[in-house]
């Protein structure tokens, strides 16, 4: 230096091609169940790597950046 992948709650993912409420599991919270815990059940909290740009509207499209990963040199 040059190609390619990848970034979404605390933690793992799905949605990105084809733009319209941001998905499911654990984690945590409250409640029920129970003598008590464990297990289940029900509810809740919680997130798009960072700038800009197009658009009515952007995780999803353009465009610079940045972190990690591989590959080349």
């Nucleotide at each position: 230096g040059c190609g390619g992948g990848u970034g979404u709650a605390g933690u793992g993912u799905a949605g990105c091609c084809u733009g319209g409420u941001a998905u499911c599991a654990c984690u945590c919270u409250a409640c029920g169940u129970u003598g008590c815990c464990a297990a289940c059940g029900u509810a809740g909290c919680g997130a798009c790597c960072c700038g800009a740009g197009u658009u009515c509207a952007a995780a999803u499209c353009u465009c610079g950046g940045c972190a990690c990963c591989c590959g080349c040199a």

This is a predicted structure of a 73-nucleotide RNA (transfer RNA) from a Nanobdellota archaeon. It was read from a public genome assembly. Lineage of the source: Archaea > Nanobdellati > Nanobdellota. The coordinates come from a structure-prediction model, not an experiment, and the mean pLDDT is 84. Its Rfam family is "tRNA". The family's RNA type in Rfam is transfer RNA. From the family's description: Transfer RNA (tRNA) molecules are approximately 80 nucleotides in length.